Source information
Predicted 3D model of a 74-nucleotide RNA (transfer RNA) from Candidatus Dojkabacteria bacterium CG_4_10_14_3_um_filter_Dojkabacteria_WS6_41_9. The same sequence occurs in records of 3 taxa. Rfam family: tRNA. Rfam classes the family as a transfer RNA. Model confidence (mean pLDDT): 81 of 100. The RNAcentral record of the sequence draws on ENA.
């Protein structure tokens, strides 16, 4: 220098061919249960969907560029 893949909650990830509210598990906080802790049950909070632009009535999803990480080729 060229190519490919990934980027979504604090962590690990899902999200089907663009459609009305962005989700799960773990973790955190609160409540119940216990003498207490753990377990278990319930609830809450937590997101600019890496960033920018474009297409569209509508974008996490499509297109382009940029960034970061990993792999391959030279």
């Nucleotide at each position: 220098g060229g190519g490919c893949a990934a980027c979504u909650a604090g962590c690990u990830c899902a999200g089907c061919u663009g459609g009305u509210u962005a989700g799960a598990g773990c973790a955190u906080u609160c409540c119940g249960u216990u003498c207490a802790c753990a377990u278990c049950g319930g609830a809450a909070a937590g997101g600019u969907c890496a960033c920018a632009a474009g297409u569209u009535c509508g974008a996490a999803u499509c297109u382009u560029g940029u960034g970061u990480u990993g792999c391959c080729c030279a």